[in-house]
RNA sequence: AUAGCAAGCCGUCUUAUCGCGGUGCGAAAAACACGCACUGAGGAAAGUCCGGGCAACACAGAGCGCUGUACUUCCUAACGGGAAGGGGUCAUGCCAAAAGCAUGACCACAGAUAGUGCCACAGAAAAUAACCGUCUGCCGUAGGGCAGAUAAGGGUGAAAAAGUGAGGUAAGAGCUCACUCGUGUCUUGGUGACAAGGCAUUGGGGUAAACCUUACAGGUUGAAAGGCCAAAUAGACGGUGCAACGAAAGUGCGCAGUGGCUCGCUGCACGGCAAAUGCCGGCACCAUGGGUAGGCCGUAUGAGUGUGUCGGCAACGGCACACCAAGAUAAAUGAUAAGAGUAUGCUCCUUGGGGCAUAUACAGAACCCGGCUUAUAGGCUUGCUUUUUUG
Numbered sequence: 001a002u003a004g005c006a007a008g009c010c011g012u013c014u015u016a017u018c019g020c021g022g023u024g025c026g027a028a029a030a031a032c033a034c035g036c037a038c039u040g041a042g043g044a045a046a047g048u049c050c051g052g053g054c055a056a057c058a059c060a061g062a063g064c065g066c067u068g069u070a071c072u073u074c075c076u077a078a079c080g081g082g083a084a085g086g087g088g089u090c091a092u093g094c095c096a097a098a099a100g101c102a103u104g105a106c107c108a109c110a111g112a113u114a115g116u117g118c119c120a121c122a123g124a125a126a127a128u129a130a131c132c133g134u135c136u137g138c139c140g141u142a143g144g145g146c147a148g149a150u151a152a153g154g155g156u157g158a159a160a161a162a163g164u165g166a167g168g169u170a171a172g173a174g175c176u177c178a179c180u181c182g183u184g185u186c187u188u189g190g191u192g193a194c195a196a197g198g199c200a201u202u203g204g205g206g207u208a209a210a211c212c213u214u215a216c217a218g219g220u221u222g223a224a225a226g227g228c229c230a231a232a233u234a235g236a237c238g239g240u241g242c243a244a245c246g247a248a249a250g251u252g253c254g255c256a257g258u259g260g261c262u263c264g265c266u267g268c269a270c271g272g273c274a275a276a277u278g279c280c281g282g283c284a285c286c287a288u289g290g291g292u293a294g295g296c297c298g299u300a301u302g303a304g305u306g307u308g309u310c311g312g313c314a315a316c317g318g319c320a321c322a323c324c325a326a327g328a329u330a331a332a333u334g335a336u337a338a339g340a341g342u343a344u345g346c347u348c349c350u351u352g353g354g355g356c357a358u359a360u361a362c363a364g365a366a367c368c369c370g371g372c373u374u375a376u377a378g379g380c381u382u383g384c385u386u387u388u389u390u391g
Base pairs, nucleotide, nucleotide: 001387003385004384005383006382007381008380009379010378012340013339014338015337016336017335018334020040021039022038023037024036025035026034042362046373047372049371050370051369052368053367054222055221056220057219061263062262063261064260066218067217068216069215070214071085072084073083074082075081086109087107088106089105090104091103092102093101094100110213111212115211116210117207118206119205131154132153133150134149135148136147137146138145139144162180163179164178165177166176167175181203182201183200184199185198186197187196188195189194226297227296228295229294236288238286239285240284241283242282244251245250254268255267256266257265270281271280272279273278304323305322306321307320308319309318310317311316341360342359343358344357345356346355347354348353
């Protein structure tokens, strides 16, 4: 210098004219209008995938079901998020090789000795097995055949069930030894996941985004939440419940009220007439049908922003000072013109620079906040790797 990967930041500017929303003032009263000043859409406002604030049910629960998460510690209001570590796998390099070390990338990273399933096909065999092969004995002129042994070599497969090396053996095998791996246990270090070391040991897979088990978490709805004022409500027409005992008090079937169910909790659990299992009224809920629907609050002060400083590897936290930056409700935050910036291509000049053409992304608040995911013309910064060149 080139190419790639990863992470982070920015993502247009100026002038003029006209237009729109909000706040304040002119202005002694209100509306409208006018004038002036200030201000007016993002890094994702998107997706609606998580977590909350807030509001209602509600004074507020328990159990089951269902759903989600899953290495450790820390951060946070919380999270399925973030930071720092641990472990595993893969790639590259060192190395004869295993092992070990370094760098980078990835991980949906609890449990397979609680239990139930599954591992097709191929293959001898997917858990106690022998197709080829090897060894021993016998038969045969020979090719070869029979019996036994074997699991080191080969084949099949995603996987054949500890590895490498040496010895030993008829040939082989943890059969023996050395070094590793696994398992168990002890010591040391660490907040911890774990790591290092000692001793013992031959030591049969995989799969749980399969069922399942363990630990932890979760009530529901959602600003069209919810609250207040105004207006209107044919004073319509139906259904369910208000049981029973008792002189009364009271007990209490029943109805209704938050979510999928059950329990619990709360409210009502009534009056009159009649004497016929009825009628009228009241309360709660549901349904038919009709009427009214204009405003205000919620609504922008926050787990807020900026600067400095301290603590921390970091995420982040403390302290001090300063600041207040949209609030619409059919939905404003814009349109036009000229120039500039950036990128690409062509061309002229050749430190530089000039001219022409094209493009200038993704996109648009609607209660608010913290994350995740997706989209993005172009520019900048940092880290790692590859290639080339120079010293």
Molecule: Bacterial RNase P class A
Organism: Cytophagaceae bacterium